[in-house]
Two RNAs folded together computationally: RNase P RNA and transfer RNA, 406 nucleotides in total.
RNA sequence: UGACUGGUGCAGACGGUCGCGUGCUUCGGCAUGAGGAAAGUCCGGGCUGCAUAGGGCAAGGAUAACGGAUAACAUCCGCCGGGGGCGACCCUAGGAAUAGUGCAACAGAGAUAUACCGCUGCCGCGUGCGGCAGUAAGGGUGGAAAGGCGAGGUAAGAGCUCACCGCGCCCCAUGGUGACAUGGGGGGCCUGUAAACUCUAUCCGCAGCAACGCCGACUGGGACGAUGGGUGGCCCGCCCGUCCCGACUGGCGGCUCGAGGCGCACGGUAACGUGCGUCCCAGAUAGAUGACCGUCCAACGACAGGACCCGGCUUAUCGCACCAGUCAUACC
RNA sequence: GCGGGUGUAGCUCAAUGGCAGAGCACCGGCUUCCCAAGCCGGCAACGUGGGUUCGAUUCCCAUCACCCGCUCCA
Numbered sequence: 001u002g003a004c005u006g007g008u009g010c011a012g013a014c015g016g017u018c019g020c021g022u023g024c025u026u027c028g029g030c031a032u033g034a035g036g037a038a039a040g041u042c043c044g045g046g047c048u049g050c051a052u053a054g055g056g057c058a059a060g061g062a063u064a065a066c067g068g069a070u071a072a073c074a075u076c077c078g079c080c081g082g083g084g085g086c087g088a089c090c091c092u093a094g095g096a097a098u099a100g101u102g103c104a105a106c107a108g109a110g111a112u113a114u115a116c117c118g119c120u121g122c123c124g125c126g127u128g129c130g131g132c133a134g135u136a137a138g139g140g141u142g143g144a145a146a147g148g149c150g151a152g153g154u155a156a157g158a159g160c161u162c163a164c165c166g167c168g169c170c171c172c173a174u175g176g177u178g179a180c181a182u183g184g185g186g187g188g189c190c191u192g193u194a195a196a197c198u199c200u201a202u203c204c205g206c207a208g209c210a211a212c213g214c215c216g217a218c219u220g221g222g223a224c225g226a227u228g229g230g231u232g233g234c235c236c237g238c239c240c241g242u243c244c245c246g247a248c249u250g251g252c253g254g255c256u257c258g259a260g261g262c263g264c265a266c267g268g269u270a271a272c273g274u275g276c277g278u279c280c281c282a283g284a285u286a287g288a289u290g291a292c293c294g295u296c297c298a299a300c301g302a303c304a305g306g307a308c309c310c311g312g313c314u315u316a317u318c319g320c321a322c323c324a325g326u327c328a329u330a331c332c
Numbered sequence: 333g334c335g336g337g338u339g340u341a342g343c344u345c346a347a348u349g350g351c352a353g354a355g356c357a358c359c360g361g362c363u364u365c366c367c368a369a370g371c372c373g374g375c376a377a378c379g380u381g382g383g384u385u386c387g388a389u390u391c392c393c394a395u396c397a398c399c400c401g402c403u404c405c406a
Stems, first nucleotide, its partner, number of pairs: 001328010012296007020033005035303001039314002042312005047208004054236004060204005066078004080094001081092004095199002100197002102193003116139002118135008147165002150162003166189002169186007212253004220245005228240004260279008333402007342356004350386001358374005379395005
């Protein structure tokens, strides 16, 4: 200098005028007011109800190497195996196909077992053809054809035998908490597919703030007396002056202090945890964050706006700045 | 806001993981003096992007668009 890899931060700033939501008010004003994703609603939890009585079964759903973090997770951290890249580094739904079932179109002789061509032997005759048998080494088809290659062996061949390599299984040794790695020995070569059914292990009761609790105006109809109803799938058990069917329209709470933010110290490789200090940071209910002017910047600034809250994931995003690192070339 | 569902031809719907079909519509031809009806033929599609698989409309993930339902009520 060029080409890259991983990560972090900002998301216009300052001043003036007018306007809006919330809180306080001495009624003059003062304070405060969207995001990194507030989004998609894809996971996990808090909270609330079913219901503050409990247990079991089935069905359904989710996850999937190992160790840890966490309130929990499909998230995160570390690590192992596999794949890609010269490298920094990146990707990985990564249990079981020897429990069983299903599927593998077309092509091809044959798709989980096979003889179409070819090769070899025997028999026959019309002497280059037919029949029978053997053969998976060669050809051809396919995504996939019985592990690869060499030697021996054979009528021709074949893990049929042997050496080397590959794969997975069992045993032993060493290292590691473990997945696993390395080395040695034994016996072997089994098709693929579980984001097909399924099996194994673990977890999940269901619904969601339009949940739910309370206040008030209008105002009804019906059923049953256990042969019924409820327990929001079923069973056991339990409970009952209760159960079913309507129609209209308001208000309050839930509502924001929280697994909270920031800083420092300590422990840990890290995710994270512990302790101390400090701060209070929207709460609407037809739904508030804006408009104009001036100055600055390379720039008139992208994606986009809370609606119960929190931890993640995913997706959208104009541009700018910074940190760590790799490779190539040139020079010292 | 919460929950659920659907995307296939111009429209309405099909299709077991294995060549995407049907009806109506449109276009051309036959038939008719002309039109309609009828007969024959044709055009045209899996919302988008990835993944699993030999192979995806179908299975999985993400995304986009559309549709439906839902308050309290003494």

The prediction has a mean pLDDT of 77.
It holds a member of the Rfam family "Bacterial RNase P class A". Its family is annotated with ribonuclease P activity, tRNA processing and dimeric ribonuclease P complex in the Gene Ontology. It is annotated as a ribozyme. Rfam describes the family as follows. Ribonuclease P (RNase P) is a ubiquitous endoribonuclease, found in archaea, bacteria and eukarya as well as chloroplasts and mitochondria.